This is a predicted structure of a 1401-nucleotide RNA (small-subunit ribosomal RNA) from an uncultured archaeon.
RNA sequence: GGAGAUCACCGCUAUCAGGAUCCGAUUUAGACAUGCUAGGUGAAUGUGGUUCGUCCGCAUGCCGAACAGCUCAGUAACACGUAGUUAAUCUGCCCUCAGGUUGGAGAUAACCCCGGGAAACUGGGAUUAAUAUCCGAUAGGUUUUGGAUACUGGAACGUUCCUAAACCCAAAGCUCCGGCGCCUGAGGAUGAGACUGCGGUGGAUUAGGCUGUUGUUGGUGUAAUGGACCAACAAACCUAUAAUCCAUACGGGCGUUGAGAGACGUAGCCCGGAGAUGUGUUCUGAGACAAGAAUACAGACCCUACGGGGUGCAGCAGUCGCGAAACCUUUACAAUGUCUUCACGGACGAUAGGGGGAUCCUGAGUGCUCUAGCAAAGCUAGGGCUUUUAUCUACUUCAAAAGGGUAGGUGAAUAAGCAGUGGGCAAGACGGGUGCCAGCCGCCACGGUAAUACCCGCACUGCAAGUGGUGAUCGCGUUUAUUGGGUCUAAAGCGUUCGUAGCCGGUUUGACAAAUUUUUGGUGAAAUCCUGUGUAAAACAUAGGGCGUGCCAAAAACACUGCCAGACUAGGGACCGGGAAAAGCUGAGGGUACUUUAGGGGUAGGGGUUAAAUCCUGUAAUCCUUAAAGGACCACCUGUGGCGAAGGCGCUCAGCUGGAACGGCUCCGACGGUGAGGGACGAAAGCCUGGGGAGCGAACGGGAUUAGAUACCCCGGUAGUCCAGGCCGUAAACGAUGCCCGUUUGGUGUAUCAUUUUCCUUCGAGGAGAUGAUGUGCCGUAACGUAGGUGUUAAACGGGCCACCUGGGGAGUACGGUCGCAAGACUGAAACUUAAGGGAAUUGGCGGGGGAGCACCUCAAGGGGUGAGGCCUGCGGUUUAAUUGGAUUCAACGCCAGACAUCUUACCAGAGAAGACAGCAUUAUGACGGUCACUCUGAAGGGGUUACCUGAGGAGCUGAGAGGAGUUGCAUGGCCAUCGUCAGCUCGUGCCGUGAGGCGUGCAGUUAAGUCUGUUAACGAGCGAGACCCACAUCUUUAGUUGCUACGUUAUUCUUCGGAGUAGCGGCACUCUAAAGAGACCGCUGGUGAUAAAUCAGAGGAAGGAGUGGGCGACGGUAGGUCCGUAUGGCCCGAAUUCUCUGGGCUACACGCGGGCAACAAUGGCCAGGACAAUAGGUUGCAACACCGAAAGGUGGAGCUAAUCCCCGAAACCUGGUCUUAGUUCAGAUCGAGGGUUGAAACUCACCCUCGUGACGCCGGAAUCCCUAGUAAGCGAAAGUCACUAUCUUUCGCUGAAUACGACCCUGCUCCUUGCACACACCGCCCAUCAAGCCAUCCGAGUGAAGUUUUGGUGAGGAUCUUCUUUUUGGGAGAUUCGAAUCAAGGUUUUACAAGGCGGG
Repeated sequence: GGAGAUCACCGCUAUCAGGAUCCGAUUUAGACAUGCUAGGUGAAUGUGGUUCGUCCGCAUGCCGAACAGCUCAGUAACACGUAGUUAAUCUGCCCUCAGGUUGGAGAUAACCCCGGGAAACUGGGAUUAAUAUCCGAUAGGUUUUGGAUACUGGAACGUUCCUAAACCCAAAGCUCCGGCGCCUGAGGAUGAGACUGCGGUGGAUUAGGCUGUUGUUGGUGUAAUGGACCAACAAACCUAUAAUCCAUACGGGCGUUGAGAGACGUAGCCCGGAGAUGUGUUCUGAGACAAGAAUACAGACCCUACGGGGUGCAGCAGUCGCGAAACCUUUACAAUGUCUUCACGGACGAUAGGGGGAUCCUGAGUGCUCUAGCAAAGCUAGGGCUUUUAUCUACUUCAAAAGGGUAGGUGAAUAAGCAGUGGGCAAGACGGGUGCCAGCCGCCACGGUAAUACCCGCACUGCAAGUGGUGAUCGCGUUUAUUGGGUCUAAAGCGUUCGUAGCCGGUUUGACAAAUUUUUGGUGAAAUCCUGUGUAAAACAUAGGGCGUGCCAAAAACACUGCCAGACUAGGGACCGGGAAAAGCUGAGGGUACUUUAGGGGUAGGGGUUAAAUCCUGUAAUCCUUAAAGGACCACCUGUGGCGAAGGCGCUCAGCUGGAACGGCUCCGACGGUGAGGGACGAAAGCCUGGGGAGCGAACGGGAUUAGAUACCCCGGUAGUCCAGGCCGUAAACGAUGCCCGUUUGGUGUAUCAUUUUCCUUCGAGGAGAUGAUGUGCCGUAACGUAGGUGUUAAACGGGCCACCUGGGGAGUACGGUCGCAAGACUGAAACUUAAGGGAAUUGGCGGGGGAGCACCUCAAGGGGUGAGGCCUGCGGUUUAAUUGGAUUCAACGCCAGACAUCUUACCAGAGAAGACAGCAUUAUGACGGUCACUCUGAAGGGGUUACCUGAGGAGCUGAGAGGAGUUGCAUGGCCAUCGUCAGCUCGUGCCGUGAGGCGUGCAGUUAAGUCUGUUAACGAGCGAGACCCACAUCUUUAGUUGCUACGUUAUUCUUCGGAGUAGCGGCACUCUAAAGAGACCGCUGGUGAUAAAUCAGAGGAAGGAGUGGGCGACGGUAGGUCCGUAUGGCCCGAAUUCUCUGGGCUACACGCGGGCAACAAUGGCCAGGACAAUAGGUUGCAACACCGAAAGGUGGAGCUAAUCCCCGAAACCUGGUCUUAGUUCAGAUCGAGGGUUGAAACUCACCCUCGUGACGCCGGAAUCCCUAGUAAGCGAAAGUCACUAUCUUUCGCUGAAUACGACCCUGCUCCUUGCACACACCGCCCAUCAAGCCAUCCGAGUGAAGUUUUGGUGAGGAUCUUCUUUUUGGGAGAUUCGAAUCAAGGUUUUACAAGGCGGG
């Protein structure tokens, strides 16, 4: 991060029905046009009108308008919930009971008349009624005094009765004669008020708050208690169990989610509260401080004739605004209910219906079947069936309508989408497009030319009238852990200790019953939840149950906890005893070293370092010696020994103080453990004051090192280090491990104490041992732990208490507070950013880590080169029409067998050719083709034109092909290079580990070798190594032509007469050829070693320890090289990127690099003479031999298809001569002239010969290459390529050394081990600053805004009291008090902007 559920909005899509407590809650308790939402009553009364009626109005009276409906701003509160109290209260209408309903009086509205005003409204006059109002009667009530006893009760201050006084003081009628009212008292019911216990929220970076505050007495006020209010008095009251303050928030039933505990929500339905633009006040009334009442202020809006008025949708519709976000200015009082009425009725945007909305729940449908075609579950065509639904007709249901019901007609008709298909996660290795672009993506990740991931198409998957996206909540998360986590190293144990509150607490007896448990009763509204029934489902109704985990009351029990009283000793403490100790503080004494000073001796250096220098020294250092002074320190003993809470403590002695261990049949008697706050101690450094200062020594000065060296090294040196007094309060203050108690196998050291019927003894307070206790180490069982590890000194198993942690960074930072002289400490966030960060272990790789071994692609010891110059050749670069392309450290560069004149050839310029197959245009009015000529052209029947011949196809178009040395070696095969001249790489079984993995493959020896031996949780095996194969070296056997010719023999030539040569016949001895064998194995002797493996030396042997040299190249790595050898996927070109031809280029040339050749000379050059090979090759060939030519070469040409003939007389070498140290008789580049050869062709651009010319060069800087014996070096030969051309490559022989017999220093390789923050693996990773841009905090001179609060001023309006006036239900004045609003000042909180600044991402 994903998968589940729920809520809101959004995208695409949509047939119908039933039900619902769904629909402007979220943002703006923002503002509202218009209409409607509370009226009823003629059986209380007066009166106007009249159609004359059981009519319509107006007004008085009465009831209602305090309900219902809406909203959630405020409120952290008795607001709500629950359980109680009211002995501190009220209650209209309603119910029950008892009693009553009597006598009078004066007004007034409507109406009428006259006015004011724009309007709203309002003034005056006259008349009149009542169930309106007033005065009496009777009943009655309230308060107070005294008294009585009965009842209720936990308790009388209650009720009842008697007595006395004061005060207050009822009534209403109407009538259709049925009744409806009215008054008093008591009770009930209902509703309401007040009080109390308990419960439910975040912050301490809010710790003190409060002055009517807390209480008493007496009053006021209220229905009623109370500082609710007032006067006096007292000084209390709340708070760490969180007061006060700030922030947030209506509360509950309930809702979402979850197994639950919980977490989150609480708009809709119900209960309660609060509010009605923001606020205050009041009247009426049973009930309001009422907003569809009044009044005032504020702000806003409207009307106005400018004088004055009016308004309050958080009621129903509706409008604007706000926003992601939410309907019609509908019908009806038919039902349910409310108000009213005696009643009938009337009214009601409550409510009941309808309309709109993809808001939720539930149900149904979008067809079924047959035949034919196609591979097909699918599509197409045709036929049949059904009619839920749709549509039409009639009747019925409803207030009306719509729907529904019943009957009938038509017709498969009217009805499927959304998201996904790389993994998580069901479903494509399908096609096309794109090419790190466009895009996708919750996360991981995809896309750079073969995309299962982007965009389309097809196919498929999931759900389905819906399906997906965004935001939010729960779950997943035991990821805040009560259930149910952790803290050695992952985040996390306070530096240590004392101790307050709190929490926890040994054995035993009794009492109580707070807690606990049980039982009973009450309550915990309904709805919600579960089960049953009704109904097709849902919804709804109904019956029952559950939940509400709670609270209250009563009764009981007493084991545990608790409280009280008593007892005990195992915890703890005290005391006594003799021992141990660097425990602390103070004082005294001592020791060596060091430095300085003084005296003496002594002379040129000393000191320091890798090496030096700065430095000291002739004014005598260093050194030796004597003496003095000073400050710091305390060797040896000294020990993973001791002591202390930790920090820490080390010369000796004394004094004072503290703690621990052991032993004790002494005493007390639970006195204990831990410990939030709090107190004390607390290394080093640092700070303040005053001393002291030998050595050392931050800073600083100088010398070195270095690219630099603000360092490491050296010479100096100030603070400081030391002492006294005070502060700081932190450390990797570490055992990275809190304290206390208990339980759980062991082994082995060491320290202290005690015991010992053990042993030794020098008889000692001796030594050794055993046992017990307490400390301190190591190893290790079980157990635990991710592992490392821990393991009776736990990190095991339990108990108690405290502290701390919750991804990384930002950050231990900012702000605030407290402390500090300061430095700073303690407490301690957020914005923002990020998919990791971290622990332990594993495999590799790496290391200027360690160990062992090895290599001439390492060194050492040597030999010869390269690097300078000339030339050849390859590469880069540059140039060019083109200079085709590839290869780039070893492992590209005389490489692609790549020596290119054309060809090759892929490049450039120019010219031309060509499309199998299919379709279409065209074609007997002649296609394709052929021949002569002209023309274009460098040239060409290649194009065009004309004439003739022939007679059927056809390149003009579209597809599709052939072909491609075009592209991709990072799509590939194959082949090759290289690690590797290495000795490694694995497997089976077993064992160890949670696992990755390990062991085996380690260790000791040994080897060229993982070669072998021994040992070991390993035992075996495989691929490599070795063995094997080839060549060479010795011998034997076989064979004898084209090889050989010792020997025999024949012929012949020459002769210095000794002999030498040629040819043949015998022959196979030798050489050689080519087949088969033998031989070498540490086999033998001696030494070393372990009696091994092996190694060293020797003998014998042709060869000696792998005889020499090759072939053979493990598992794999290097995306190493090659698509330009061939093969091959994809892509591209396709009349051109194909094919052919002519010419040019690959050969260019300011330059750089690699590999070679010839040289620079006398170990040589030149001349003359003289020797000795091997491997190969040969018919388009090798060519003897002869002749010509100065030579290259030419002419002729035997022989050879090859052990026969030819190439082929090798060169260095040897002998003699000459040159004499010079740019030469060295060297040969370059250039000129003349010849020759190959080939169509020799200019660009071949080779050879002769003559002439005669450049650079006198041994090569830094650096670098090869080589250990027939090797290096020198010398030539052959073959490959090839018409010609070799300084190349590959082979071949000839001549033929020096040095080492080692090492791991450099460069590397193998194994073991170690560290790692690396794993595209050190060419790795990564830190800080700086530059530019962006983001969010913080500080900031200040400037505004809002909330809240304090004080003061003004003060609408209200209340109370007094007083005046009689226009008397009134008015005026005064006092006191409350007080909205507004103004000013201050405090506090939040917020906006801000030059500039610090750090962060």

The RNAcentral record of the sequence draws on Greengenes. Its Rfam family is "Archaeal small subunit ribosomal RNA". Its family is annotated with structural constituent of ribosome and ribosome in the Gene Ontology.